[in-house]
RNA sequence: GCCCAUGUAGCUCAGUGGCAGAGCACUCCCUUGGUAAGGGAGAGGUCGCGUGUUCGAUCCACGCCAUGGGCACCA
Numbered sequence: 001g002c003c004c005a006u007g008u009a010g011c012u013c014a015g016u017g018g019c020a021g022a023g024c025a026c027u028c029c030c031u032u033g034g035u036a037a038g039g040g041a042g043a044g045g046u047c048g049c050g051u052g053u054u055c056g057a058u059c060c061a062c063g064c065c066a067u068g069g070g071c072a073c074c075a
Base pairs, nucleotide, nucleotide: 001071002070003069004068005067006066007065010024011023012022013021018055026042027041028040029039030038048064049063050062051061052060
C1' cells in the first nucleotide's frame, strides 16, 4: 500500500428499512436478626464520525476514524 471483518447501554452481545433489546453490572423495594441467594420495579443509548438514497436509516451507498485478520513491498 491492497483486501476482508467488526464498531449498538458500564461489560458481553442480539436486532436488520417503520417504537433500540437481552444477560451481567448499577439504583430502589420485598424477603432475612444481618449478609448471600431469590423475587419485583427502575435508570442508563447522538446505534464510531460525516455525507447521500428513501416518506422513513442501527440497517442501503460513499468517504473517514478505530480495532482485528490476511496479502504484498523494503532490507
Transfer RNA from Uliginosibacterium sp. H1, 75 nucleotides, folded computationally. Rfam family: tRNA. The RNAcentral record of the sequence draws on ENA. The source organism's lineage runs through Bacteria, Pseudomonadati, Rhodocyclales, Zoogloeaceae and Uliginosibacterium. The prediction has a mean pLDDT of 81.